RNA sequence: CUGAAACAACGGCAAACCUCUCGAAAGGGUGGGACGCAAAGCCACGGGCCUAAACUCCAAGAAUCGUAUCUGGGGUACGGUAGCCGGGUUGCCAGG
Numbered sequence: 001c002u003g004a005a006a007c008a009a010c011g012g013c014a015a016a017c018c019u020c021u022c023g024a025a026a027g028g029g030u031g032g033g034a035c036g037c038a039a040a041g042c043c044a045c046g047g048g049c050c051u052a053a054a055c056u057c058c059a060a061g062a063a064u065c066g067u068a069u070c071u072g073g074g075g076u077a078c079g080g081u082a083g084c085c086g087g088g089u090u091g092c093c094a095g096g
Base pairs, nucleotide, nucleotide: 012037013036017032018031020029021028022027035083041089042088043087045086046085047084048081049080050079055075056074057073058072060071061070062069
């Protein structure tokens, strides 16, 4: 330096749920709280998954001179998820 990796020790993070808050939503932040985690530290590069405001397509109705508009459904990420997996990167202790 690299790989594998017990038993310990110092500790670390924080699911669900609840408070407040941002957001169209998924979800994020904040405080409490612990299901768990040896990277459950960080990074959206690849895949998966979640959401659909905007955009677009379709249908029917309302309305109308007509168009626009309103309601329903489908598609779609430029949104999200690192505690879904892979990958990248940093890191504590330690017998053999």
Predicted 3D model of a 96-nucleotide RNA (c-di-GMP-I riboswitch aptamer) from Paenibacillus allorhizosphaerae. Of the family's consensus pairs, 95% are formed in the model. The coordinates come from a structure-prediction model, not an experiment, and the mean pLDDT is 80.